[in-house]
A computed fold for a 72-nucleotide RNA from a marine sediment metagenome, annotated as transfer RNA.
Rfam family: tRNA. The family's RNA type in Rfam is transfer RNA.
Model confidence (mean pLDDT): 80 of 100.
RNA sequence: GCGGGUAUAGUUCAGUGGUAGAACGUCUGCUUCCCAAGCAGGAUGUCUCCGGUUCGAGUCCGGAUACCCGCU
Numbered sequence: 001g002c003g004g005g006u007a008u009a010g011u012u013c014a015g016u017g018g019u020a021g022a023a024c025g026u027c028u029g030c031u032u033c034c035c036a037a038g039c040a041g042g043a044u045g046u047c048u049c050c051g052g053u054u055c056g057a058g059u060c061c062g063g064a065u066a067c068c069c070g071c072u
Stems, first nucleotide, its partner, number of pairs: 001071007010024004018055001026042005048064005
């Protein structure tokens, strides 16, 4: 230098162009002598960034950035 992959909650990951979700974690309460476990409830988020298409974009298109892999 060229090609490919990945980027979404604190973590690991889902997500057919139409309300952004799960598990774990976290917080509060219940239960218990206490802890753990269990049960109920709550809070999560600039969907990496900048543009474009569209009535509508996490999703489609272009570019950038970071990381990973391959080629040279």

The sequence is in RNAcentral, with records from MGnify.